[in-house]
Context: one part of a larger RNA
Molecule: small-subunit ribosomal RNA, 5' domain
Organism: uncultured bacterium
RNA sequence: GGACGAACGCUGGCGGCGUGCUUAACACAUGCAAGUCGAACGGUAAGGCCCUUUCGGGGGUACACGAGUGGCGAACGGGUGAGUAACACGUGAGUAACCUGCCCUUAACUCUGGGAUAACUCCUGGAAACAGGUGCUAAUACCGGAUAUCAGCUGUCAUCGCAUGGUGGUGGUUUGAAAGUUCUGGCGGUUAGGGAUGGACUCGCGGCCUAUCAGCUUGUUGGUGAGGUAAUGGCUCACCAAGGCUUCGACGGGUAGCCGGCCUGAGAGGGCGACCGGCCACAUUGGGACUGAGAUACGGCCCAAACUCCUACGGGAGGCAGCAGUGGGGAAUAUUGCACAAUGGACGGAAGUCUGAUGCAGCAACGCCGCGUGCGGGAUGACGGCCUUCGGGUUGUAAACCGCUUUCAGCAGGGACGAAGCGCAAGUGACGGUACCUGCAGAAGAAGCACCGGCUAACUACGUGCCAGCAGCCGCGGUGAUACGUAGGGUGCGAGCGUUGUCC
Numbered sequence: 001g002g003a004c005g006a007a008c009g010c011u012g013g014c015g016g017c018g019u020g021c022u023u024a025a026c027a028c029a030u031g032c033a034a035g036u037c038g039a040a041c042g043g044u045a046a047g048g049c050c051c052u053u054u055c056g057g058g059g060g061u062a063c064a065c066g067a068g069u070g071g072c073g074a075a076c077g078g079g080u081g082a083g084u085a086a087c088a089c090g091u092g093a094g095u096a097a098c099c100u101g102c103c104c105u106u107a108a109c110u111c112u113g114g115g116a117u118a119a120c121u122c123c124u125g126g127a128a129a130c131a132g133g134u135g136c137u138a139a140u141a142c143c144g145g146a147u148a149u150c151a152g153c154u155g156u157c158a159u160c161g162c163a164u165g166g167u168g169g170u171g172g173u174u175u176g177a178a179a180g181u182u183c184u185g186g187c188g189g190u191u192a193g194g195g196a197u198g199g200a201c202u203c204g205c206g207g208c209c210u211a212u213c214a215g216c217u218u219g220u221u222g223g224u225g226a227g228g229u230a231a232u233g234g235c236u237c238a239c240c241a242a243g244g245c246u247u248c249g250a251c252g253g254g255u256a257g258c259c260g261g262c263c264u265g266a267g268a269g270g271g272c273g274a275c276c277g278g279c280c281a282c283a284u285u286g287g288g289a290c291u292g293a294g295a296u297a298c299g300g301c302c303c304a305a306a307c308u309c310c311u312a313c314g315g316g317a318g319g320c321a322g323c324a325g326u327g328g329g330g331a332a333u334a335u336u337g338c339a340c341a342a343u344g345g346a347c348g349g350a351a352g353u354c355u356g357a358u359g360c361a362g363c364a365a366c367g368c369c370g371c372g373u374g375c376g377g378g379a380u381g382a383c384g385g386c387c388u389u390c391g392g393g394u395u396g397u398a399a400a401c402c403g404c405u406u407u408c409a410g411c412a413g414g415g416a417c418g419a420a421g422c423g424c425a426a427g428u429g430a431c432g433g434u435a436c437c438u439g440c441a442g443a444a445g446a447a448g449c450a451c452c453g454g455c456u457a458a459c460u461a462c463g464u465g466c467c468a469g470c471a472g473c474c475g476c477g478g479u480g481a482u483a484c485g486u487a488g489g490g491u492g493c494g495a496g497c498g499u500u501g502u503c504c
Base pairs, nucleotide, nucleotide: 001504002503003502004501006500007499008498009497010496013371014370015369016368017367018366019364020363021329026327027326028325030324031323032322035072036071037070040069041068043065044064047063048061049060050059051058052057079282080281081280089206090205091204092203093202094201095200098199099198103195104194105193106192107191108190109189110188111145112144113143114142120135122133123132124131125130150176151174152173153172154171155170156169157168158167159166160165180187181186208254209253210252215245216244217243220242221241222240223239224238225237226236227235257279258278259277260276261272262271263270264269284305285304286303287302288301307318308317309316310315335361337360338359339358343357344355345354346353347352374404375403376402377401384395385394386393387392408445410440411439412438413437414436418431421428422427448493449492450491451490452489453474454473455472459488460487461486462485463484469476470475
């Protein structure tokens, strides 16, 4: 000198764009953050409409729809950085050892039966959470039968390769499919091949400190066989062998999420990993599996533990490292806001519903950038202040005064783009009466902070008297202090200026 997710002191006009718990992965009141589909189903709690009524109600419709069965989603999106020195990450390869819902594409099919169960009714237990029993009913829920391009097993032929092997043809045998609905446009279902996307596994190389850590290891290293997995593999198990790693630093200890990048530097390098993007890990702590195409699942389940809450003492409920917000910790970090209008996502044929993702607004000079606080003239160089050799000097064209302008802020009028889309149409913007445009009035509402001994731009007076104090280093102060304090003056930067901390 530059930089910062900064903090502190003094000061503070406006706007744009960004950024904002670095500490306690501490504990959390309250609200919201994942639903949707009636074009899968039985139905009808409530509302609308129609009919009826003894005015209590009853019936219908399906405009619609609470609860329930079923489907898809809930594994995305959002948060955090605790753990992790590891194939976690980056980069480059491999899988002839693999999986992939929704989507695209190709081929074939969608035949025929059955028994339940929730909702509902009735009964029972319980303070509650909830649970049990009886009876009835439906499906794209569940279970059989048929068929089979195909899949598994086993022959055979051809061909290819990179060792295990791959691909294609042709026989035998075994098992395995399907679902309907509709507004007749469609939306679906099953099997098999290919693609796309997403994932899984393996390997080469690369990136911290420590030897005041020198030896480490028994599923350990390899083999055979079996199990398990989507799949290779000590991944697991039985048996066999005795191996494997290490001064090119094993093992141990400490620290740490990694990268694209960011800061600095002429570069080499050094430091960092906030925001944004990719990957990983975690979801009170520890363990476990279930469902599913996908999880070993933040707002799912089970168990244990700590903590908190309810209780009729028998038993139950909970998990903000989602968005706000509270307490606490701290030098320190924001609103319990608006909207789904846009972008994106889930579901749906669609309308649409949901969306604290997102878009916006609020707070904070926290940062960067831009603008303003006026412009021109004006000398008896006014008054006042300060200094003085008492002559004057300086503040200083500065003010007053004259003329001019009106950015920003203020007031009034007009007033968007973002709307593509969706919808038969009417219509549909959170931001927002915002940006912007026009007009109006008046210099009117808007300047501070640090420093002035040298380094280092900028000097005098008074007070103080090794005191009070200053200080980054050298150092200053003990009676003429340009170094302390105040004043005048000056210098630097300017809505900021200084100080502290950290990095180069």